[in-house]
Overview
Large-subunit ribosomal RNA, domain II from a bacterium, 685 nucleotides, folded computationally. Model confidence (mean pLDDT): 83 of 100.
Context: one part of a larger RNA
Order: sequence, then C1' cells, then structure tokens
RNA sequence: GCCAACGAGUUAGUUUUAUGCGGCUUGUCUAAGAGGUGAAUCCCUCGGAGACACAGUGAAAGCGAGCCUUAAUAGGGCGUCCGUCGCAUGAACUAGACCCGAAGCCAGACGAGCUACAUAUGAGCAGGGUGAACUCUGGGUAACACCAGGGGGAGGCCCGAACCCACGCGCCGUGCAACACGCGGGGAUGACUUGUGUGUAGGGGAGAAAUUCCAAUCGAGUUUGGCAAUAGCUGGUUCUCUCCGAAAUAGCUUGAGGGCUAGCGUCAUGUAAUUACACUCAAGAGGUAGAGCUACUGAAUGGGAUAUCCGCUUUCGGGUAGGGAUCCCAAUCAAACUCCGAAUUCUUGUAGUGCGUACCAUGGCAGUCAGAAAUCCGGCGCUAAGGUCGGAUCUCAAAAGGGAAACAGCCCAGAUCAUCAUCUAAGGUCCCUAAAUCUAUGUUAAGUGGAAAAGGAAGUGAAGUUUCUUAUACAUCUAGGAGGUUGGCUUAGAAGCAGCCACCCUUUAAAGAGUGCGUAACAGCUCACUAGACUAGAGACUUCGCGCCGAAAAUGUAACGGGGCUAAACAUAGUACCGAAGAUAUGGACUCCGCGCUAUGCGCGGAUUGGUAGGAGAGCGUUCUUUGUGCGUCGAAGCGUAAGGGGUGACCCGUCGUGGAGCGCAAAGAAGUGAGAAUGUUGGC
Repeated sequence: GCCAACGAGUUAGUUUUAUGCGGCUUGUCUAAGAGGUGAAUCCCUCGGAGACACAGUGAAAGCGAGCCUUAAUAGGGCGUCCGUCGCAUGAACUAGACCCGAAGCCAGACGAGCUACAUAUGAGCAGGGUGAACUCUGGGUAACACCAGGGGGAGGCCCGAACCCACGCGCCGUGCAACACGCGGGGAUGACUUGUGUGUAGGGGAGAAAUUCCAAUCGAGUUUGGCAAUAGCUGGUUCUCUCCGAAAUAGCUUGAGGGCUAGCGUCAUGUAAUUACACUCAAGAGGUAGAGCUACUGAAUGGGAUAUCCGCUUUCGGGUAGGGAUCCCAAUCAAACUCCGAAUUCUUGUAGUGCGUACCAUGGCAGUCAGAAAUCCGGCGCUAAGGUCGGAUCUCAAAAGGGAAACAGCCCAGAUCAUCAUCUAAGGUCCCUAAAUCUAUGUUAAGUGGAAAAGGAAGUGAAGUUUCUUAUACAUCUAGGAGGUUGGCUUAGAAGCAGCCACCCUUUAAAGAGUGCGUAACAGCUCACUAGACUAGAGACUUCGCGCCGAAAAUGUAACGGGGCUAAACAUAGUACCGAAGAUAUGGACUCCGCGCUAUGCGCGGAUUGGUAGGAGAGCGUUCUUUGUGCGUCGAAGCGUAAGGGGUGACCCGUCGUGGAGCGCAAAGAAGUGAGAAUGUUGGC
C1' cells in the first nucleotide's frame, strides 16, 4: 500500500413537550401489594393510596366567570378553549449519551540489581624520574648558624601501561551500537579506582549544583485505580429515490473560530381579506448629484477706493515698501456652507392593471453567526493592494452546460429522462476548429492589430481658417546689396557684428548705423532688401481619424491559444451561417393544481422537477422472533456469472458453473441493521 472482517445518534427515566394511532370520556389511569392460573418476570381478577383534569385571580386575607391594580373604572394585567391512559415517532433534559483522541489532577502500591550519596568489609595501581623532613661523616663557628658529601624516601610531585575519564578530529548516523568505532587527549598513591553486603522513595530521596540522577522514563519515577476525567478543539460518522431549500446578519455575551434570542429554511394546522408582490397613476417625504454664494458660515486671488490704526520717516504740513478693517469691480472654493436643486429612492392609497396565497397567525424540527469576487455610490489608505469598512445589485458559495486558449465570483444560460431532429444566446465563421477566404465604403504599413505615460516628430487621411500669387507668388539660378561713416561713447583696439546710447540723412530698382559666420582690429563670406530669368501654385495655423518614437529581466520564441494573416487588422452599414444540458419537436416519468369517471385508482389539460447545511415524505436490503405457507442430496445456503429479464433507485428474478445441507415467501414485530476514508482496530499478502 491493497484485500477481508470489525468500526460511530444507543439505552434508561414517577422528567417535559409536540405530532400520529388507539381505549375510555356518566373524567381518565392505577402504584406498591394481594389472589388465581401457570414453566414463567406472561396472562386474568382485585387494589383509587395517589396523579392529572374539572376555575380563575391576588403577595395574601379573600372574592369568583371573573379576579387584581386604583380614590375611581378611565385604562391596563391574567382568565372565562377538551381531558386522561397506552403505543409509536420528532425533540429537550439527566446520565460517558454519536465514536476515537489529550497534556494533566488525586489515591494506593512497586522500584537505589541503572544511577547519586552514605555505610560495613575486601581488592587494585607495570616501569621510570625527581629527591622534602630527618640523620651520619667531613669542613666550619666561641657556640650556633652555614657549606659539601653519604644515607633517607616525602608529595591531591613528574613521565607513562593496567585501570578510570571523555578534550579534538574522523567515521557511523534505516549504525556493530537507542551514543559505538579509529587516531590523538586528561588522571594514573589519590577529594583515586573497584567487588560484595546494607541504607535513603516520589508532596520524597540524593546532588563538589547541571532542573543533575532516582532501571533507555524526571520542572516531579513507574504502575494500578478514580476513569468512558474533561476537550467551546481536530478527525471520522456506513443503503436508495422524491418535494422544498438557507445562512455567513442584528442585539447580548470574560464575547469574538463558542453560545442565546431575532432574521433567513422546512413541516403541520388555521385565517381568508382588493393579504402579499410588481407596474401605472395620485398624494406626500427628502437636501444627495449638480449648481451657487453682496443668500448665510468660512476659505481664497487680482485691482481700485475710503478713512483710520500699527510700523518707518518727518522740515510736524505730510510722505510711504508693508500689515489689518470697510466698500466697489472681476475671477474662485467647501464632508461637517446653502438663496436653490434633480434623476433614482422611500412612504401612503377601500385608485387601475397584472399575479393568484406567494401574505399573515400558532405550533414541531432545524441549520447559519469565518463568506468571496464583480459593477455602481462613499469612508480609511497613496482616488495603493487579490487591501479594509459601510450601502445597492449580481453571481459563486449551494450551479452543471456554452463563451472568455486554460480560468469558483466575468458574459450567455438555470441540467426530470431519452433522440445520429429543428431554431437561437453570448461568442464566432482562412487552417488547427462547427460556420463567409461574404457584400459595400473608407482607414492603417506600424505585424499597429497582438501591453503603457509625460513628452517628441514635414508619418498619413479628412475637415476648416488665413496670407501671397499671370501686376508672375514659393523654391532655384544670375546680378546688385551703396554713400555720409571707422555713427557717438567705451576701449590697447571696438570699423554693421564685446558692451552702452541713438538708430538719422543721401544716392537708388533696392540695400539695416545691420541676420549670422569670421578678424587682434580691419579684411572676407552671408542675410534682410531689389532687378532679371523661370513658371503655377506656395506658405502659416486649427480640429479630428489611424499610425511612429519614448519601450530594459532573469530555463525557451513566450505581451494574437498556435499556424499563419496586409486582411484573416480597424471603422461604418448589411445579409447568410455556426453555436448551449436555453427554446422548439416527439416519446416516457415524478410532484402539484383543475376537470371528468367505473374514485386510496384511471383518463384529459396545465404547470413543476440544479442544489450544500437543513426540514419533510416514500422505499430497498441485513439478523432474529411470531403466525401462515413453501423449497431442498433429482442438490439448500454461500461464491462466480462485461451473454437474459424487471424496477427511477437501493435492489430483485432467472440461467449456468462451483458447492454439499439446510433455506425462502407473505403479514406483523424487535434491532449489536448497510462502510471508503477516523496518521481507525485485527488478520492476510
């Protein structure tokens, strides 16, 4: 891991309640116990003790179909409604209470053969080195001291085996090993090591002290019991079909991943009316969007005026950069401004139309209290977030199908079943790939389409405004572009061209006291301007459509799903077709409603039939019991039977094989009653 078996809403109650069925209702029922019968705890007969009901109300005295409150009924509260016993079912409560699961708490025992310390009694420590005290001899001293040599053999002394330890690295790390092995390392006569016996026990002992050890277990050993501790937590919870079908919100909560009540679901009973809902109409509510502000409250820009104050100045007459106030003009702003003010919305209607119980009341049973994206209106945030918090709608949740390449929440559309039928939706129609290489008119040249901004640009198409132009425009070519004058100032210089000031006059077809380059300054080139040549359009600006640049990322093209496309791109208009579990067609089924009938059913007509939590209904199968009725060695059960038949399904019938002795069916009853999941349990492989 697979297979098989086992494995989870049960049982009880002097409890409560609802529903269904039944008995009695001249209210119902007995309990303990007694008697009878008997195999019996079954059955029959007693037994009314007692319980519920029969009247309520008030704190009570009490009163009573009424009572209480109160001065009063004026008002208000509770009453003036069918019981009881049994069985079944739903639910609650109390119990382990659907099942498995803690860490823990307490009590009693068992442990010091591991380890810690202690205690009694034993044992062990190769070899080598160093050489304390003390002492002897000699020297030495007045005597000591002291010196040398010999002897001596101290030490938590030195080196180093056994022994003890465990500092480094390696190795091992499903190991040789639940701590080992290898190479080195430390102690090795000592606070040493070790054998055996003994002692100390869990609220405790021991501890050269680490929360360290007390048998691979230690912030409180192990074991048995209390014990099925408790678990607002996690996991699991077993057959079928049918009808309906939620919530992820509010209030309260030592409350926030739990509860209770309400909201939303379902089932039953009842009421039955212009009850509910939608649209139209009518009457109202309102202060949002917008707008506005000499209409308030505030904000805020420019100009002007007025007098005055502050500051500065003063020759006291005044002057003045500026600040504040008032008025006027012009242009503005506001969630907590409003002289105004929509759309939508909301309320009401014994108005109209549609729909046809969808509403409402009472009761049984729930689940839900983590919601998510999208669109619109807002708050917070960065007009950040697959962010967060409100409001409205919608889908998912609990919804499959088609589209969006793939893609819970987007677009279309809500799957009762069958069909190799038809029509459509969104979206599509060159190939992958079903359907137009469709029609018409334009645009794009960028593979734009098939990602992006500020900004940039004689890209290109359309519309428009305006200037010049056969008195010849724009561009090009030829020629001129002069004189006073090197204007004045400045300057070393300043001559059109560093800078400052001025910017005249003359000759002219025209020519600036000069547009740019240039020189140290001149010179030189050029422009404005003019003539000639040439010839028909040329220049400037505005708006719109589609394009261009701006444009850098990590495995591989990779920013159309791909191929590929110049339309198979974009815009406008149109006609066909494809396309879904939608609609239609044909046939069948369930449920509900209506009608008819030969009436627990059948027929006809209409509608319905996605579904999680959950509510309601109807069934299948397993084991056993009772009654009845059957099958079986001429083959029971069990097992196998992608080839039969029936049922919506759980399943059932039959055939054949195997097997070798029991087993069905009908009607009732009772449950150890259905397995794929629980790191489920046991067995097998």
Rfam family: Bacterial large subunit ribosomal RNA. Gene Ontology terms of the family: structural constituent of ribosome and ribosome. The full RNA is in RNAcentral, with records from SILVA.